Large-subunit ribosomal RNA, domain VI from a Candidatus Parcubacteria bacterium, 247 nucleotides, folded computationally. Its mean pLDDT, the model's own confidence on a scale to 100, is 84.
Context: one part of a larger RNA
RNA sequence: CGUUAAAUACUUGAGGGGAGUUGGCCUUAGUACGAGAGGACUGGGCUGAACAUACCUCUGGUCUACCGGCUUUGCUACCAAGUGAAUUGCCGGGUAGCUAUGUAUGGAAGGGAUAAGCGCUGAAAGCAUCUAAGCGCGAAGCCCACCCCAAGAUUAGGUAUGCGUGAUUUCGUCAUAGACUAUGACGUUGAUAGGCGUUCGGUGUAAGACCAGUAAUGGUUUUAGCCAAGACGUACUAAUAAUCCCG
Numbered sequence: 001c002g003u004u005a006a007a008u009a010c011u012u013g014a015g016g017g018g019a020g021u022u023g024g025c026c027u028u029a030g031u032a033c034g035a036g037a038g039g040a041c042u043g044g045g046c047u048g049a050a051c052a053u054a055c056c057u058c059u060g061g062u063c064u065a066c067c068g069g070c071u072u073u074g075c076u077a078c079c080a081a082g083u084g085a086a087u088u089g090c091c092g093g094g095u096a097g098c099u100a101u102g103u104a105u106g107g108a109a110g111g112g113a114u115a116a117g118c119g120c121u122g123a124a125a126g127c128a129u130c131u132a133a134g135c136g137c138g139a140a141g142c143c144c145a146c147c148c149c150a151a152g153a154u155u156a157g158g159u160a161u162g163c164g165u166g167a168u169u170u171c172g173u174c175a176u177a178g179a180c181u182a183u184g185a186c187g188u189u190g191a192u193a194g195g196c197g198u199u200c201g202g203u204g205u206a207a208g209a210c211c212a213g214u215a216a217u218g219g220u221u222u223u224a225g226c227c228a229a230g231a232c233g234u235a236c237u238a239a240u241a242a243u244c245c246c247g
Stems, first nucleotide, its partner, number of pairs: 001152001007161005015149004021049007033038001051106005059100004066093005071086006110144003117137004171187005192238003195234005201227003208221005
C1' cells in the first nucleotide's frame, strides 16, 4: 500500500514445513517343522540406543551483584575493625536466571489408493490363461491421520460485536519481552517497579563485651550476623499533571 467504510476479537485452511529410525528380552513355545542337531511364522508384553521438542522438581554445571576463609601491600593516627589494589587477588560454598550429562514427552495406532508380487472370474484361442472387459489382496514408500506456520490464498475468505458511550497513541512504572522498535503487564477505582515487613533459600556462628590461657588461640553471648535476581504482603516513593486526535 492492497484486501472497497473503519475497528476489535475469534477463526476456516488453499498451500508450505516438521516428524516417520531401530536393538534386546519375556511369552505364545522348546510349540509348528525336523531322524536329530536345531528351531520358527503370528499375536501379546517389557525395556533400551540414537534423534527431536519442552522444562529446571531431582542430579550436576555456572552464578565477576550473596556469604565465608587466606596472603602481600596502601589508607582510615595506632590496636581492633574495615576498605582499595593484586586475573573476581587466591580459595571454599552458593539463590534466581541460563543450562545437560538431569527430568518429561514423541515416533505409534488407524484409513485410502498403489509398486513388485499373489489371486478370483474370464474370453480372444470350445482347452489353458491374474487381463483383454470386470473384481480382490499387497510396502518403512504415496495421500490422509500427528505437530507447527498460514487469507498478499490479489479467487486477498468466514463469524461475532457495537453507537456517542468511550478507545488508542504520545507520556510514565516495568518484564514472562527486548539491539532500537515491537510485544506483554500496570498507571491511584493502583501491587507496575523501588522501598519496607514476613518468609523460602545461601553462607556458617558477625561486631562488641565477658571468661580461660604468658600468648597464639579457644569458649559464652550465638543455628549468630550478613544476604542478589525468589514467594507473599504492605501505597512509604515513583507511575503526576496536561495536551492532541476521533465523535